[in-house]
RNA sequence: UAUUGAAAAAGCCAAUCUUAUCGCGAGGUAAGUGCGGAAAGUCAUGGGUCUCUCGUAGAAUGCCAGACUACCAAU
Numbered sequence: 001u002a003u004u005g006a007a008a009a010a011g012c013c014a015a016u017c018u019u020a021u022c023g024c025g026a027g028g029u030a031a032g033u034g035c036g037g038a039a040a041g042u043c044a045u046g047g048g049u050c051u052c053u054c055g056u057a058g059a060a061u062g063c064c065a066g067a068c069u070a071c072c073a074a075u
Stems, first nucleotide, its partner, number of pairs: 002075004012037002017032006035062001041068003045065003049059003052055001
């Protein structure tokens, strides 16, 4: 560096629901919860989905594909 894997170790994220708050809305933020995840890290590029004030407008992405980065172990 590449591939494979999550058995071990250290960790990480957080479905859903609840409360508060922001937004017309999809949803976002914070705290709790812990379905699950080897990229459930970042991006939103293509397809798909959702919202509305229907536009050269927005939302999420833990759906499929793609790009970039990354701990540990084995080969």